[in-house]
Transfer RNA from Microsporidia sp. MB, 72 nucleotides, folded computationally. Its mean pLDDT, the model's own confidence on a scale to 100, is 82. Its Rfam family is "tRNA". The family's RNA type in Rfam is transfer RNA.

RNA sequence: GGCGCCAUAGCUCAGUGGUAGAGCGUUUGCCUUGUAAGCAAAAGGUCUCGGGUUCAAUCCCCGGUAGCGCCU
Numbered sequence: 001g002g003c004g005c006c007a008u009a010g011c012u013c014a015g016u017g018g019u020a021g022a023g024c025g026u027u028u029g030c031c032u033u034g035u036a037a038g039c040a041a042a043a044g045g046u047c048u049c050g051g052g053u054u055c056a057a058u059c060c061c062c063g064g065u066a067g068c069g070c071c072u
Stems, first nucleotide, its partner, number of pairs: 001071005007065001010024004018055001026042005048064005
């Protein structure tokens, strides 16, 4: 220098054009003598950044950045 993959909640990941979910974690309540476990509920996301296409973009297209890998 060229090419490919990836970037979504605190963490690990799903989703794949129609106003974003799970597990774990956190908080609150119930239960318990108390804690853990269990049960119920809640909070938490500019979906890496900038542009484009579209009635509508996390998703499609272009570019940037960061990470991982391959080739030279």